Bacterial RNase P class A from a Pseudomonadota bacterium, 387 nucleotides, folded computationally.

């Protein structure tokens, strides 16, 4: 110096003017006005996990169905989340990436291509032997599975011997079973015997085995509660006439009054022909008030732990709400681009542009997964070059 790997971290800074919101003080009959004091995020976002937290439901036991998760150990309140480690893949390397239980419990599938795909198989080959003939090769029979094609996958790999040609047929290693021993908690690794190797994959199909899950959500729930309609109860006032029922309270019917409409009156139409009023009582509505901001909090020294965490102590208080405030201007500086000058260059000097990401808490954490100009630190790994 280039080129990576892996954490962590910020994510415009100061000052004035002017706004806005919560709370606390103070003044004021209220409106409000003054002063303090605090007032977004690393993801406040997506609502996919997990959990406080409320309410439902429930014999707290158990089965069974559904989902969900799966290498060990360990963190944690919990987890599908971290941490370390083991298997297996990638990479020269730091490092990365892994739905990583079972396949002699059953049951399904294994497309296309190929002869052959699950009680394997023979298309080209090889290799015997026989017939024929144009003497170089074609039929039959047979043996073989080294070599070739097919495929994602062809019933162990690579040598060597061994055969007509082969061929775990034999033999050495390397793979694989099995039995021991030896190291770790444990996944597993390392070493020996022993078996020539025999039942191939998929379980991101169905199933099995172990572990786990009750259902809704802050519109959860709690308490206060009007006006105004209705509902109950009580207590007054009123309820004309006729018929029927009924001891009566009253109830049905029918009238006479009333009221409206046709200017008014005759007449018609049409509604009413019994209800009003006061108190008290409960229930909902709107509306308020709590939930709802001191907690799996946050910062710092020490301790224990490889870690992820845990602990002990000191210190701090840090939005809160209701569709929702946390903004705008201006100067200065930083970063970014363009411009224009000097300079061989690195760059300096002047000016302009407004460019300064994704994005906006709504009951509350733990996580994850997604957006994010632009910068910053720290550890490491490769190449090169100097000393």
């Nucleotide at each position: 110096u280039c080129a990576g790997a892996c954490g962590g971290c910020c994510g415009g800074g100061c000052g004035g003017u002017c706004g806005c919101g919560g709370c606390c003080g103070u003044c004021g009959c209220a409106a409000g006005g003054c002063g303090g004091u605090c007032g977004a995020g690393g993801a406040a976002a997506g609502u996919c996990c997990g959990g406080g937290c409320u309410c439902c439901a429930c014999g707290a036991c158990g089965a069974c169905a559904u989902g969900g998760c799966g290498g060990u150990g360990g963190g944690u309140a919990a987890c599908g989340c971290c941490c370390a480690c083991c298997g297996g893949g990638g990479g020269u390397g730091a490092c990365c990436c892994u739905a990583g239980g079972g396949a002699u419990a059953g049951c399904g599938c294994c497309a296309c291509a190929g002869a052959g795909a699950g009680c394997a198989g023979a298309c080209c080959g090889c290799c015997u032997g026989c017939u024929c003939c144009u003497c170089g090769g074609a039929g039959c029979a047979g043996g073989u599975a080294a070599g070739g094609g097919u495929g994602a996958a062809a019933g162990g790999g690579u040598g060597c011997g061994g055969u007509a040609a082969g061929a775990g047929c034999g033999c050495a290693c390397c793979g694989g079973g099995u039995c021991c021993c030896u190291g770790g908690u444990a996944a597993c690794a390392g070493g020996g015997g022993c078996c020539g190797c025999a039942u191939g994959g998929c379980a991101a199909g169905c199933c099995c085995c172990g572990c786990u899950a009750g259902g809704a959500g802050c519109a959860a729930g709690a308490c206060c509660g009007a006006a105004u309609a209705g509902g109950g109860a009580u207590c007054c006032c009123g309820c004309g006439c006729c018929u029927u029922g009924g001891c009566a309270a009253c109830a049905a019917g029918g009238u006479a009054g009333a009221g409206c409409c046709g200017u008014c009156g005759c007449c018609g139409g049409c509604u009413u022909g019994a209800g009003g009023g006061g108190u008290c009582c409960g229930g909902g509505u709107a509306g308020g008030u709590c939930g709802c901001g001191a907690g799996a909090a946050c910062c710092g020294u020490c301790c224990c732990g490889c870690g992820a965490g845990g602990g002990c102590c000191g210190g701090u208080c840090c939005a809160g709400a209701g569709g929702a405030a946390u903004g705008a201007c201006c100067g200065c500086c930083g970063c970014g681009u363009c411009c224009u000058g000097c300079g061989c260059a690195a760059g300096c000097a002047g000016g302009g542009c407004g460019g300064c990401a994704c994005a906006g808490a709504a009951c509350c954490c733990g996580g994850c997964u997604u957006a994010c100009a632009g910068g910053c630190c720290g550890u490491c790994u490769g190449a090169u070059c100097c000393g």
Rfam family: Bacterial RNase P class A. The family's RNA type in Rfam is ribozyme. Rfam's curators write: Ribonuclease P (RNase P) is a ubiquitous endoribonuclease, found in archaea, bacteria and eukarya as well as chloroplasts and mitochondria. Its family is annotated with tRNA processing, dimeric ribonuclease P complex and ribonuclease P activity in the Gene Ontology.